Lysine riboswitch aptamer from a bovine gut metagenome, 158 nucleotides, folded computationally. The model forms 92% of the base pairs in the Rfam consensus. Rfam family: Lysine riboswitch aptamer. Its family is annotated with lysine biosynthetic process in the Gene Ontology.
RNA sequence: UGAUUGAGGCGCGGAGAUCAUCAGUACCCCUGGUCCGGGACAGGCAUCCCGUGGGGGAAAGGGAAAUCCGCCGAAGGGCCGCGAAAUGCCUGAAAACGCGGUUGCCUGGGCCGUCGGAGAAGAUCCGGCGGACUGCCACGGAAUGUGGAGCGCUAUUG
Numbered sequence: 001u002g003a004u005u006g007a008g009g010c011g012c013g014g015a016g017a018u019c020a021u022c023a024g025u026a027c028c029c030c031u032g033g034u035c036c037g038g039g040a041c042a043g044g045c046a047u048c049c050c051g052u053g054g055g056g057g058a059a060a061g062g063g064a065a066a067u068c069c070g071c072c073g074a075a076g077g078g079c080c081g082c083g084a085a086a087u088g089c090c091u092g093a094a095a096a097c098g099c100g101g102u103u104g105c106c107u108g109g110g111c112c113g114u115c116g117g118a119g120a121a122g123a124u125c126c127g128g129c130g131g132a133c134u135g136c137c138a139c140g141g142a143a144u145g146u147g148g149a150g151c152g153c154u155a156u157u158g
Base pairs, nucleotide, nucleotide: 001158002157003156004155006153009072011071012070013069014068015067018064019063027056028055029054030053036051037050038049039048040047041092042091043090044089045088046087075107076106077105078102079101080100081099082098083097108134109133111131112130113129114128115127116126117125118124136148137147138146139145
């Protein structure tokens, strides 16, 4: 210096069936009204929905134990670029989402707390900060010790 290999543990990511939630919501039918108001991402034109009562009544995204698959920068995030849609036509923005790039831009890992974001949500995910714990390496006579980062570390090998 290159290649292979293996480990961290509620370890990471993916998959389809099932289940709960979404929600008695959207929407449909009947009724009331046809004045007014609100809404369908923003604006214009059009079209439609809601408001009172009754009946019927979803889905997608997101989530979950067992199971299977790929794995240990697994993976996640940041930044940059591209993308279409939302009732129809025209024009257009943000967030979310998808794809690609960077990937020596950041993070070893899971957990708990707190703040913020996404989300219907007390679920879940993402990020900042803090806490103890844990694995690796170095230092140390040692310690319930100190420090460091996965670009690492263990083993084998050219």
The prediction has a mean pLDDT of 81.